Predicted 3D model of a 262-nucleotide part of an RNA (large-subunit ribosomal RNA, domain VI) from a bacterium.
Its Rfam family is "Bacterial large subunit ribosomal RNA".
Context: one part of a larger RNA
């Protein structure tokens, strides 16, 4: 820009991605084989690798978080604490993100076929799967299961909406045009399960969309300050405290003002 209206939910022309291996029961120590050995077909059970998705478990990572030490400054001193030292260092670690963790997939009595194996059967009284005819047969083709699709320019298909007014043009209820009202989309604004930026999603007060606020799963590990004990270093008791809380619930306190196109 097209597809000549807006939302919305679709159909699939076509394209792509999978399509795997192994080992173990069983049939069966059966068929076959002098014996040694040792099946086809079938049914069934673990697994490799490969892909998908996820984070409930087991880790990792977590310069958000909580402790725990040093050196120094600094806050007037202690006492608590800030700053800087690679995030000073070290233990843990929640969201996310993740694999070495967890799920799940590689299904088909379909169909046409190739080697191939046949059945009828002549040309050639006979034989011949072939010349007319008719079967079967493969991880391979085309269906079918998963993704993606109407720019498929042949642009599909359903629902739902398309209201009032004035003017015009007549084919008298159609078709244009311009107002309004609704309503949709967009700029803008709040944002993330989305994201380089467009884009997609959730929202914009008829609001839970981020922020605070409350409460809470977790995470850390037992604050300060007081009191008690110890000559001290400490230890104890108020206390599973205090801090944090990327998760989760609830709550209009704050900020989602306002335009505009059709």
């Nucleotide at each position: 820009c097209g597809c000549c209206g807006c939302u919305g939910c679709u159909u699939g022309a076509g394209a792509g991605a999978u399509c795997u291996c192994u080992u173990c029961c069983u049939u069966a120590g059966u068929a076959c084989g002098a014996g040694a050995g040792g099946a086809c077909c079938g049914g069934g059970a673990a697994g490799a690798a490969c892909g998908a998705a996820c984070c409930u478990c087991u880790g990792g990572u977590g310069u958000a978080u909580c402790u725990g030490c040093u050196g120094u400054u600094c806050c007037g001193c202690c006492a608590g604490g800030a700053g800087c030292a690679c995030u000073g260092c070290a233990g843990a670690g929640u969201a996310g993100c993740u694999a070495u963790g967890u799920u799940c997939g590689g299904g088909u009595a379909g169909g046409a076929u190739a080697a191939c194996c046949g059945c009828u059967g002549a040309a050639a009284g006979c034989a011949u799967c072939u010349a007319a005819g008719c079967g079967g047969g493969a991880a391979g083709c085309c269906a079918g299961g998963c993704u993606c699709a109407a720019g498929a320019u042949a642009a599909g298909g359903c629902a739902g909406c398309u209201g009032c007014c004035a003017g015009u043009g007549c084919u008298u209820g159609c078709a244009c045009u311009g107002g309004c009202a609704a309503g949709a989309u967009a700029u803008c604004c709040u944002c993330g399960g989305a994201g380089a930026u467009g884009a997609c999603g959730a929202g914009g007060u008829u609001g839970a969309u981020a922020g605070g606020c409350u409460u809470u799963a977790g995470a850390u590990g037992g604050a300060a300050g007081c009191c008690c004990u110890g000559a001290g270093a400490g230890g104890g008791g108020u206390u599973g405290a205090g801090u944090c809380g990327a998760g989760a619930a609830g709550u209009a306190c704050u900020a989602a003002u306002a335009u505009a196109u059709c």